[in-house]
Formats: sequence, structure tokens, C1' cells
RNA sequence: CCAACAUCGCGAGAGGCGUUAGGGGACGGCCCUGAGAGCGCCCGGCAACCUGCCGCACGGCAAGGUGCCAAAGCCGUCCCGGUCGGUUAUUUCCCCGGCCGGGAACGAUGUCUG
Repeated sequence: CCAACAUCGCGAGAGGCGUUAGGGGACGGCCCUGAGAGCGCCCGGCAACCUGCCGCACGGCAAGGUGCCAAAGCCGUCCCGGUCGGUUAUUUCCCCGGCCGGGAACGAUGUCUG
């Protein structure tokens, strides 16, 4: 770096020190941010995977290795379905908009192989 598999609507500090102006993957929103975001270290915590223990198993405990600790992976983007409204002479369809559900894609993390 690539592929595969799994998890991502739950959970977890307005902590201390340092640094510094942007940050939340892209784009559009909407948020966070000199009352210091983000990043690094320390302390504290959570528990997805690995690990250890208990257990027939479901599962539980621990927190050693990674990881994580604003907002649902913050929301949307692509596809499908449902529903409400609009447009229409009327019904259906098409089109437009709102809401809800499912899936995909993308992203992040872990594990293992190459």
C1' cells in the first nucleotide's frame, strides 16, 4: 500500500501542560473554535477488534495491545420503497418539495493474509 472480514443510531473529561488557527474525510449545509478548536504529552475514562480469565453456549469480567471519549460515521449527495402536500379539468402517471424506512458507495478503526 492492496484485498478480505467485522464494527461504526449505545458508551466515554467544559481535566492539566505545551503549541497554535483553523477544524468536523470530499462537496453543500449546519456546527466547534483566541472563553484556545485541532495537534502533541500526562492524568481520567469507554469497550469495536486482538489478548487474558469464567462459562457447554448465549454471555460476563478485566483493560495488557491497538483504537476511541461534540453533534447518529453531525445531516445530505447515488439507488429502491412508503407516506404527505403541490401541479393537473378529474383519477392515475410524470414532475417538484417535505418526512420515514432499507440498501449501496465513500470514510474511519480493528484483525489477518499478501

This is a predicted structure of a 114-nucleotide RNA (SAM riboswitch aptamer (S box leader)) from a Spirochaetaceae bacterium. It matches the Rfam family "SAM riboswitch aptamer (S box leader)". About the family: The SAM riboswitch is found upstream of a number of genes which code for proteins involved in methionine or cysteine biosynthesis in Gram-positive bacteria. Its mean pLDDT, the model's own confidence on a scale to 100, is 81. Taxonomically the source falls in Spirochaetaceae (Bacteria, Spirochaetota, Spirochaetia, Spirochaetales).